[in-house]
Molecule: c-di-GMP-I riboswitch aptamer
Organism: Syntrophaceae bacterium UBA4767
């Protein structure tokens, strides 16, 4: 460096719920618990899904969100080969 794995050890993240802030919805913040995760680290590049608007025959277009939906890109702890 590459591949495999999470059994061990040190750690990490946090579904969903509750409280607070905020608050039209969604996304985002803080605290507690812990569904789960070998990248549940980063990234919106491709696809999927959701929201809003346009369109309303053709069922398409745009913006936003989701990386804990999948693939890709990139970085990383430990162990074994």
């Nucleotide at each position: 460096g590459c591949c495999u794995g999470a059994a061990a050890a040190a750690g990490c993240c946090a579904a969903c719920c509750c409280u607070c802030c905020a608050a039209a919805u969604g996304c985002c913040g803080a605290g507690g618990g812990a569904c789960g995760g070998a990248a549940a680290g980063c990234c919106a590049c491709g696809g999927g899904u959701c929201u809003u608007u346009c369109a309303a025959a053709c069922c398409g277009a745009a913006a936003g969100a989701u990386c804990g939906c999948c693939g890709a890109g990139u970085u990383g702890c430990c162990a074994g080969g």